The RNA shown here (small-subunit ribosomal RNA) has 1498 nucleotides and comes from a Candidatus Uhrbacteria bacterium. Its mean pLDDT, the model's own confidence on a scale to 100, is 82. The sequence is in RNAcentral, with records from ENA and SILVA.
C1' cells in the first nucleotide's frame, strides 16, 4: 500500500497467426442542440503578425540654486476725504515644482523566437570569484579648489531640437593637500608537507599607494575605510533526459605548451611563438524537432504521452550589431549604428516599437472589460506625512472545467381525454394528469447586516455574504440513443432511391439499422460530435513475444572489436548487499485533522518512492590481481577410409563429319502429317581417318566437402575429418557487428575451341488465332585459359556452440574370444559416421507444437553469442549512397489504398486424378424419331383480342379427363352500382314476394300494366322489399412473404441419432477394412455398443393345389368370392474363412427377390403452382366488381416438340371361317324386326345388370384378284349430296355416300424406346362428354421375337482415396495488356524560393591605440548589414513520358488453382499485343503409374 474483465470482424464451419474497430479515463478545447442558480478555478494552443487611445516607474524640497504662489507683515506707487481697492519691492510660516543631485529604474509583469547546450535537473567544487540596499563589529568624517545645468541674452529650424555668449549652488566634480589601517601592491625572513618543482596555513619585517558630505524640527538620518554575516549572483566537474547512419568521418584557435594581454574570477577568453595534436560506431560531424524541471494525464505496474494555469531556472524584447552607466545590464516602456515597416513634414529633416493591463485589425474551429481600488498583501522612493504601483486585491463576460442545489412532496381510477399499438378482446403512455392536502430550497418584495482593520484614521469588493418576515407551486428539462458489440421496440413512409454507419454492416415492397411517430433506455443543466493523449494492445514483449509451413535464420566459412566463459586457493572490496548522516525548494500526491451549511476549494500535521553525495560494515556470486589443476581446447605418434582440391598425362564406347567400298529408292519425323534430306546415289552396311564433349556397367536412401559442389584411369602436389595409443601444453575456449575469402546456373570481357545439344531466328504443322506446346533446321551459349559478375525454392524453407533426456539398424576403424595353416563367417565389446522407423502383427518413452508434425542429426529441457520479424498491397520499388564494363547487385522508404492478407486442419463440391461397383449407360439386337401429308402442343408473327400459366434434362397430345354459346379469365359494344351470391345492425313497409302480359331493344336491362295481396300464442317475432351503415366482390400483383400439392436426382442405397471413445476444435468413429448382396443385404473383423428414417418384409394383382360358399343355365374339372397350403438355399454336391454367400442338381406349378403394382429416407433445384383450393401484404371500388350480345382463345411467311397415316407383296382388296379380356349402361345401354348403299331412321322387347344391351373383336386361317407401278400402294386436298347432336354447326363439330387422288419409293448430321409374355404388331373398352375436332390419355386382352462378348469408351449414380487458391461450390475461381475516370508519389528541359556555410569586395556604431587635462582630431586590426562568385543541401512548381492504387455490369485472350489440360515455382538470359513462351541450372511447396532401395516378421 490493495492491484490486472473483455468484445466485434478473415471461414461453409474450426483452431492459430495477424491487423483493424469498440466499450474507460483525460483536455487551456472547438462545433451542434438545449440552458435555472451559486461557489471555486480557467480563458489567443494560430500570426515572436501589425497596432489607434489611455494607463503599466517613479520618488526625495530633511542634498542644491532658482521659479511660482496662499496667508501674515514691512516699505512704497496710483485712485479715493477716508475705509479701502489695484499694483511694485522685501521678510516670515507654508505649498507646488522645471532643472542639478541621490536612490530606484537589472525588481515586479510578459513570451517560448532561438537553444540538443553546463540551457536545465541532480551532485559536488570555487584556496579561481563578486555582492548596492540590510544586520553586527572596528576606526574615522581635517583642510582646499575648478566648473556647470537651471536662469538671462542672441541665433538656426516647419518641427524635433540645437548652437553661441554670460551668471550661479550642492550630499555634483577634483591626477590639490593631511591622517590611517586588520586595505591594495611589491620585496624579504621563518613554519608544515614534499626528493624536488612547488603547495598550504599563519606570522614577522620593510617600501609605496589610497578616504570622507553633509542635512535636520537635535530625536536622528547620512558619508568614508576595514572585517564578519545574511541573502543574491558568476565560473567549473560528474551524471541524466530525442529522432535520424539514406549524415562516417570531423576539427586550424583546432588540441596542448610557454609568455603576454584581459576579466570580479579560472580558462585559447584573446594574441605571439612552439609542438601536432583533439573528437569519433559507447555515434563525432551534419540534419530534423524542441525551452528545461517540479510536475500533469493514463496505466495493476513497468511504462507511454505531455510540460496550459501555479512554483523554480533559462531565453527573448521590431530585426541584426555594439558598447555606456552602474553593486548589478550588454538593459521590455535607456543610449549608438544599420535594416525593414509605419507615421509627421514647410521635402531640408524628424518620430516610433503592447511577447505589460485593457482594447483594435488580421489570422483562425477558437479564447474575455479600452471596469473598480491601492482598503488588504508586497515593491520603489522618502526621516516622515505620503507619492507611485494594469504587481496585487476585486468586480464583469464565457456551462470552458470541477463541485453543490433546484425545477416540488403526499394522496389520487381496473385507469379520464388525447396519442400509439392491436389478434379488435384489449393494451401502453399511467398515479402520470386533472383533483385534494402540504412545503418554500430557489425566486420576488421588505427589514437588519458583517468578518476581512493588524494600528489612531482608513473597505474597492458591498448594502455583498448572512439573518428575519411576507407572497406564491409559484421562475426553472433537455440531449443522445434503441441490429450486434451495448442498456433500450413497435407502427407508418420510402423501395440499392433518399439516406445511415465507430467496426461488422443496413436500404432492391412486409427495414426493431434510412425518415417520421409512439413507447423505451442512458446521462442530466447538460447531452452528443470532432480532434488529441494514455489504456485495452502481451500489437516492440525489461516485467512480457517470436523466426520448419503463418512476417521472420544471413548462401557458406574464417575471424577483429564486443558479449559470454571450466575446477581450485589467496588478496582486493569495483559491481552487489546492509546500516547511518546530508540532500532531493515550496506547491502537487497519500493519510489524519480542521475551515467555508456540504463538496469543489483552502489550511494544519504526518508520510513517501527514487536519485546523488559522504561514511561504517558484509564478501557468497561476478570483476580485478597473484598462484595451482586437467575433464574443455590444442600438439605429438601409428595404421586406415573417401567422386575433397589443383595440375599433367592416358583410355575405350557412342555421336557427327570426311574418304573409299557394297547397294537402291526412299529416308527422317509425328497422335496424324508436312517442311527437311535423297538418283549430283541418301538412309542402310563395311573399312579407314578426324574432331569435340561426356565418362555406360560398378552405383547404393553409398562416400567426401563449410557451403556452392565433387564420378573413366594413372601420376605429382595438397586441405580436412575419424579411430587407436600413451605422452605434452595448461582455459590457450564459444560466438561474432563491421571486415575478409569462397560462392550453381545464366550473363559480361579478351583469346581459343566447337562433335552433340540448343535461347534468338527461319520453316512445317496444330489452332478462331498460336509470337506456344509437336516437327525440320539453327546462332549465341554450353567446353578451355585468364579476368569480372555475386545471385537461386543458394532448402532440412530448421544459425553456431555446449550439456542433459528410452531405442533399432546399416556402415567405417579398432580390440577381445572361439575357431582356423591363415583368412572369411560367428559372438561380445569400445569409439565414430550415417540412415530408418514410430502407434492397425512385434518394437515404436517423455516432452513440445495452432495443427501438420518434431522427437539424442529436436521443432524436447537449459545456457551463451550472432542474424532477422512486427497486417496486406504500394515494394525489395523510388530517391540517395556503395559496388559493377554492362546486365544488375547490396542498403532501403513514403504518400496512397484495403479489412483483411495468411498458416494448419475439417466437411463438402469439383478434377481433361486414381481404384472398385452399378444402371437399356455403352456394346449386341429389334423397332422408331429426324425427310412426306395430316393431327396436336409451343415459339414467333399477326390481331381489337388472338386470356393466363408451364421453358434444358425436370416446358411443349403439359394445367385441359372434351374452347360452337356456356366454359372464358381476353376483345368490341350495351347495361347495373350494397351490387350476381353471403352475413350483421337500424329505420320504413303490409306496399310485397311470386305469376302473367305489353313497349323499345341483340340481349341484359329499363319502363308500364294486370293477378295475388302474409303468418301469428296479438307482446312481438319470422319472411320479403326499399333506404342507410358495416361490408361484399376481383382468374388484379407478389410462388422471391406462405400453406397444401407436385416434378427431378431416384426405388439411387443412402441419411442420421443416443451413449461411449478420439481430437484444443470444426469434426471423426459408429457408416472405414475383407468377403457377399438388388440393397448400409448378410457374415467376419473392429473403440465402439445400440437405435431411428430408408432397403427388405408386412398390403394388392397374378401363377399351382385344396377347402368353403354362390347364382343370373352347368361347373369334380372350366367361373366368381372368401380362406388355407406352397418356396425356406428346406435337401444333395462343389467352392468359400468352417461364415455370409455363390455354382450345379433333385423334387416341384413355381427356385434362389417367381412376375407386376402400391409404397419415394435426409435433402437439392428461392424448381412449379397466388388461375384448383387456402392465405399474409399491396392494390381497384358507378370499377381491375358484375350482367348481356357478338367476336377471340381455331389467325399463318415460318421454327421446334409429341403423335397418326404411309411409302407397300411378311403387302393391298374381296369373300368365307375362328378365338379374348377388361369395362360401361335408367335424363342410360338399347335387342329382334322393318326402311335406307351408308351415316342413320322407325321401333320398342329386355336390363338398375355373371341374367338384358353396348358387342361383329382384329391381326389370324381358307380361297380369289393385284404383279413392283407413284400402282387395286398412299390417302391429303377439294367438289357435290346426305345423317346426327344441339336454342344455334358461318367464323368453328362429328359421321356417311359419290367423285377428286397431293406429298411420299424408308428419310443428312444427329437421336429415342426396349432384356420376356418384354419389344414389335393387332384390335377392344373406359373417363371427360348434348355433340366433338381422341391420331391424345388411362386400361384390356390377342399374336409374339432377337440380343447381351463384355465394362475400354459416352451418360448418370454409389463407396473409398488423392489434389484444390472452389464453398453462389468448375456454369467456380482468377492473371495481364488495352480503353475511360479519380487520386497520391517518383523522374523531368528547367524555373522560383529558403536555411547554413566558403572566398573576395565594401565597411556603420563601437571599444582599443596615438595626441597635452577636456574637447576636437588621427590610426590600424576586428566588425553588423550589404554586394559579387561558385559549389552542396532543403522546399515549391513544370510541358512530357513511365509505373502504382482505386473505380456493379467495357475490349483481347486464359497464364495460375485439379496432372488447370505443356506440373508449378526460383535465379538468369533472349523473345513476344498481353497474360506469357523458350533455353540453362536448381527446388518439391508436383498429381498418377511402374520399378529399385530401405525397415520389420516368418
Nucleotide at each position: 500500500a490493495u492491484u490486472g474483465a473483455g468484445a466485434g470482424u478473415u471461414u461453409g464451419a474450426u483452431c492459430c497467426u495477424g491487423g483493424c474497430u469498440c466499450a474507460g479515463g483525460a483536455c487551456g478545447a472547438a462545433c451542434g442542440u438545449u440552458g435555472g442558480c451559486g461557489g471555486c478555478g480557467c480563458g489567443u494552443c494560430u500570426a515572436a503578425g501589425g497596432c489607434a487611445u489611455g494607463c503599466a516607474a517613479g520618488u526625495c524640497g530633511a542634498a542644491c540654486g532658482g521659479g511660482a504662489u496662499u496667508c501674515a507683515u514691512g516699505u512704497u506707487g496710483u485712485a479715493g476725504c477716508a475705509a479701502u481697492a489695484c499694483g511694485a519691492c522685501g521678510u516670515g510660516c507654508g505649498u507646488c515644482u522645471a532643472g542639478u543631485g541621490g536612490c530606484a529604474a537589472a525588481c515586479g509583469g510578459g513570451u517560448g523566437c532561438g537553444u540538443a547546450a553546463c540551457a536545465c535537473a541532480u551532485u559536488g567544487g570555487u584556496a579561481a570569484c563578486c555582492u548596492g540596499c540590510c544586520u553586527c563589529g572596528a576606526a574615522g568624517u581635517c583642510g582646499g579648489g575648478c566648473a556647470u545645468a537651471a536662469c538671462u541674452c542672441c541665433g538656426c529650424g516647419a518641427a524635433a531640437g540645437c548652437g553661441g555668449a554670460g551668471c550661479u549652488a550642492a550630499u555634483a566634480c577634483c591626477a590639490c593637500g593631511a591622517u590611517g589601517g586588520a586595505c591594495a601592491u611589491g620585496g624579504g625572513g621563518g613554519g608544515a608537507c614534499g626528493c624536488a618543482a612547488g603547495u598550504c596555513a599563519u606570522u614577522c619585517c620593510u617600501a609605496u599607494g589610497u578616504a570622507a558630505a553633509g542635512a535636520u524640527u537635535u530625536a536622528u538620518c547620512g558619508c568614508u575605510u576595514c572585517g564578519a554575516g545574511a541573502g543574491g549572483g558568476g565560473c567549473c566537474u560528474a551524471u541524466g533526459g530525442u529522432c535520424u547512419a539514406u549524415c562516417a568521418g570531423c576539427u586550424u584557435g583546432u588540441u596542448g605548451g610557454u609568455g603576454a594581454g584581459g576579466u570580479a574570477a579560472c580558462g585559447g577568453c584573446u594574441c605571439a611563438c612552439c609542438a601536432a595534436g583533439g573528437c569519433u560506431c559507447u555515434g563525432a560531424c551534419g540534419g530534423a524537432u524542441a525551452g528545461g524541471g517540479g510536475g500533469u494525464g493514463u496505466g495493476a505496474g513497468a511504462g507511454c504521452a505531455c510540460g496550459a494555469c501555479c512554483c523554480c531556472c533559462c531565453u527573448c524584447a521590431c530585426u541584426g550589431g555594439g558598447a555606456c552607466u552602474g553593486a548589478g545590464a550588454c538593459a521590455c516602456u535607456g543610449c549608438c549604428c544599420a535594416g525593414a515597416c509605419a507615421c509627421c513634414u514647410a521635402c531640408g529633416g524628424g518620430u516610433g516599437g503592447c511577447u505589460g493591463c485593457a482594447g483594435u485589425c488580421g489570422a483562425g474551429a477558437a479564447u474575455c472589460u479600452u471596469c473598480c481600488c491601492c482598503a488588504a498583501u508586497g515593491g520603489c522612493c522618502g526621516a516622515a506625512a505620503g507619492g507611485c504601483u494594469g504587481a496585487g486585491g476585486g468586480a464583469g463576460c464565457g456551462a470552458c472545467g470541477c463541485c453543490g442545489c433546484g425545477u416540488g412532496c403526499a394522496g389520487g381510477a381496473c385507469g379520464a381525454a388525447g396519442g400509439g399499438c392491436u389478434u379488435c378482446g384489449g393494451u401502453c403512455u399511467g398515479u402520470a394528469a386533472a383533483c385534494u392536502g402540504c412545503u418554500u430550497u430557489u425566486c420576488u418584495c421588505a427589514g437588519g447586516g458583517a468578518c476581512g482593520a493588524a494600528c489612531g484614521a482608513u473597505g474597492a469588493c458591498g448594502g455583498u455574504a448572512c439573518c428575519u418576515g411576507a407572497g406564491g407551486a409559484a421562475u426553472a428539462a433537455g440531449a443522445g440513443g434503441u441490429u450486434g458489440c451495448u442498456a433500450a421496440c413497435u407502427c407508418u413512409g420510402u423501395g440499392c432511391c433518399a439516406g445511415c454507419a465507430g467496426c461488422a454492416g443496413c436500404g432492391g415492397u412486409a427495414a426493431u439499422a434510412c425518415a417520421g411517430a409512439g413507447a423505451c433506455c442512458u446521462c442530466a443543466a447538460a447531452c452528443g460530435u470532432u480532434g488529441u493523449c494514455c489504456g485495452g494492445a502481451u500489437u516492440u514483449a525489461c516485467u512480457g513475444g517470436g523466426c520448419g509451413u503463418a512476417a521472420a535464420g544471413g548462401g557458406u566459412c574464417c575471424g577483429u572489436a564486443g558479449g559470454c566463459g571450466g575446477c581450485u586457493u589467496u588478496g582486493u572490496g569495483c559491481g552487489u548487499c546492509g546500516g547511518u548522516g546530508g540532500u532531493c525548494a515550496a506547491a502537487u500526491c497519500u493519510u489524519g485533522g480542521a475551515g467555508c451549511u456540504c463538496a469543489a476549494c483552502u489550511c494544519c500535521a504526518a508520510g513517501a518512492c527514487c536519485g546523488c553525495c559522504a561514511u561504517c560494515g558484509a564478501u557468497a556470486c561476478g570483476g580485478c590481481a597473484a598462484g595451482g589443476c586437467u575433464c574443455g581446447a590444442g600438439c605429438a605418434u601409428g595404421g586406415g577410409a573417401g567422386a575433397g582440391g589443383u595440375a599433367c598425362g592416358c583410355g575405350g564406347a557412342a555421336u557427327u563429319g570426311c574418304c573409299g567400298g557394297u547397294g537402291u529408292a526412299g529416308u527422317a519425323g509425328u497422335a496424324a502429317a508436312a517442311u527437311g534430306c535423297g538418283u549430283u546415289a541418301a538412309u542402310a552396311u563395311c573399312g579407314g581417318c578426324a574432331a569435340g564433349a561426356a565418362c555406360a556397367c560398378c552405383a547404393a536412401a553409398u562416400g567426401c566437402g563449410a557451403a556452392g559442389g565433387c564420378a573413366g584411369c594413372g601420376u605429382a602436389c595438397u586441405g580436412g575429418a575419424a579411430c587407436a595409443u600413451u605422452g605434452c601444453u595448461g582455459a590457450c575456449g564459444c560466438u561474432c557487428a563491421g571486415g575478409g575469402a569462397c560462392g550453381a546456373a545464366a550473363g559480361c570481357g579478351u583469346g581459343g575451341g566447337g562433335a552433340g545439344c540448343g535461347a534468338a531466328a527461319g520453316g512445317g504443322a496444330u489452332u478462331a488465332g498460336a509470337u506456344a506446346c509437336c516437327c525440320c533446321u539453327g546462332u549465341a551459349g554450353u567446353c578451355c585459359a585468364c579476368g569480372c559478375c555475386c545471385u537461386a525454392a543458394a532448402c532440412g524453407a530448421u544459425g553456431a556452440a555446449u550439456g542433459c533426456u528410452a531405442g533399432a539398424u546399416a556402415u567405417c576403424g579398432g580390440g577381445a574370444g572361439u575357431a582356423u595353416c591363415g583368412a572369411c563367417c560367428c559372438u561380445c565389446u569400445c569409439g565414430g559416421u550415417g540412415u530408418c522407423g514410430u502407434u492397425u502383427a512385434a518394437c515404436c518413452a517423455a516432452g513440445c507444437u495452432a495443427a501438420c508434425g518434431c522427437g539424442u542429426u529436436a521443432a524436447g529441457c537449459a545456457u551463451u553469442c550472432c542474424g532477422c520479424c512486427u497486417g496486406g498491397g504500394g515494394a525489395g520499388u523510388a530517391c540517395g549512397g556503395c559496388c559493377g564494363c554492362a546486365a544488375g547487385g547490396c542498403u532501403a522508404a513514403a504518400a496512397c489504398u484495403c479489412a483483411a492478407a495468411g498458416g494448419a486442419a475439417u466437411a463438402g463440391a469439383c478434377g481433361g486424378g486414381g481404384a472398385c461397383c452399378c444402371g437399356c449407360a455403352c456394346a449386341a439386337g429389334c423397332g422408331g424419331a429426324g425427310g412426306a401429308g395430316c393431327a396436336u402442343g409451343u415459339g414467333g408473327u399477326u390481331u381489337a383480342a388472338u386470356u393466363c400459366g408451364a421453358u434444358g434434362a425436370u416446358a411443349a397430345g403439359c394445367g385441359a379427363g372434351g374452347a360452337a354459346c356456356c366454359u372464358u379469365a381476353c376483345c368490341u359494344g350495351g347495361g347495373c352500382u350494397u351490387g350476381a351470391a353471403a352475413g350483421a345492425c337500424a329505420g320504413c313497409u303490409g306496399c310485397a314476394a311470386g305469376c302473367c302480359g305489353a313497349u323499345a331493344g341483340a340481349a341484359a336491362c329499363a319502363u308500364c300494366g294486370g293477378c295475388c295481396g302474409c303468418u301469428c300464442u296479438c307482446g312481438a317475432g319470422g319472411g320479403u322489399g326499399c333506404u342507410g351503415u358495416c361490408u361484399a366482390g376481383g382468374u388484379g400483383c407478389u410462388g422471391c412473404a406462405u400453406g397444401g400439392u407436385u416434378g427431378c436426382c431416384g426405388u439411387c442405397a443412402g441419411c442420421u441419432c443416443g451413449u461411449g471413445u478420439c481430437g484444443u476444435g470444426a469434426g471423426a468413429u459408429g457408416u472405414a477394412c475383407c468377403g457377399u448382396u438388388a440393397a448400409g443385404u448378410c457374415g467376419g473383423a473392429u473403440a465402439a455398443c445400440g437405435a431411428g428414417c430408408g432397403c427388405a418384409a408386412c398390403c394388392c394383382c397374378u401363377g399351382u393345389u385344396c377347402c368353403g360358399u354362390g347364382u343370373u343355365g352347368u361347373a369334380u374339372u372350366u367361373c366368381a368370392c372368401g380362406g388355407a397350403a406352397g418356396a425356406c438355399u428346406g435337401c444333395c454336391u462343389c467352392g468359400g474363412a468352417u461364415a455370409a454367400c455363390g455354382g450345379g442338381g433333385a423334387g416341384g406349378a413355381a427356385g434362389g427377390c417367381g412376375g407386376g403394382g402400391a409404397u419415394g429416407a435426409c435433402g437439392u433445384c428461392a424448381a412449379a403452382u397466388c388461375a384448383g383450393c387456402a392465405u399474409g401484404g399491396c392494390u381497384c371500388u358507378u370499377a381491375c366488381g358484375u350482367c348481356c350480345a357478338g367476336g377471340g382463345c381455331g389467325a399463318c411467311a415460318c421454327a421446334c416438340g409429341u403423335g397418326c397415316u404411309a411409302c407397300a407383296a411378311u403387302g393391298g382388296c374381296c369373300a368365307c371361317g375362328a378365338c379374348a379380356a377388361a369395362g360401361g349402361g335408367u335424363c342410360g345401354c338399347c335387342a329382334a324386326g322393318c326402311c335406307g348403299c351408308a351415316a342413320g331412321g322407325c321401333g320398342g322387347a329386355g336390363c338398375u345388370a355373371a341374367u338384358c344391351c353396348c358387342a361383329u373383336a382384329a391381326a389370324c386361317g381358307u380361297g380369289g384378284c393385284c404383279c413392283c407401278a407413284g400402282u387395286u400402294c398412299g390417302g391429303a386436298u377439294u367438289g357435290a349430296g346426305g345423317g346426327c347432336u344441339g336454342c344455334a354447326a358461318c367464323u368453328c363439330g362429328c359421321c356417311c355416300u359419290c367423285a377428286u387422288g397431293a406429298a411420299g419409293u424408308c428419310g443428312g448430321a444427329u437421336u429415342c424406346g426396349c432384356u420376356a409374355g418384354u419389344a414389335a404388331a393387332g384390335g377392344c373398352g373406359c373417363a371427360u362428354c348434348a355433340g366433338c375436332c381422341a391420331u391424345g390419355g388411362c386400361g384390356c386382352c390377342u399374336u409374339g421375337a432377337a440380343u447381351a462378348c463384355g465394362u475400354u469408351c459416352u451418360c448418370g449414380g454409389g463407396u473409398c482415396u488423392u489434389g484444390u487458391a472452389c464453398u453462389c461450390a468448375c456454369c467456380g475461381c482468377c492473371c495481364g495488356u488495352c480503353a475511360c475516370g479519380u487520386c497520391a508519389a517518383g523522374a523531368g528541359a528547367g524555373u522560383c524560393g529558403g536555411a547554413a556555410a566558403u572566398a573576395c569586395c565594401c565597411g556603420a556604431a563601437g571599444g582599443c591605440c596615438c595626441u597635452g587635462a577636456u574637447g576636437a582630431g588621427g590610426g590600424g586590426a576586428c566588425g553588423a548589414a550589404g554586394g559579387u562568385a561558385g559549389a552542396g543541401c532543403c522546399g515549391a512548381u513544370g510541358a512530357u513520358a513511365g509505373g502504382g492504387a482505386c473505380g456493379a455490369a467495357g475490349u483481347c485472350g486464359u497464364a495460375a488453382c485439379a496432372a488447370g489440360g505443356c506440373a508449378u515455382c526460383c535465379g538468369u538470359a533472349g523473345c513476344g499485343g498481353a497474360a506469357g513462351c523458350u533455353g540453362u541450372g536448381g527446388a518439391u511447396g508436383g498429381a498418377u503409374c511402374a520399378c529399385c532401395u530401405c525397415c520389420u516378421u516368418u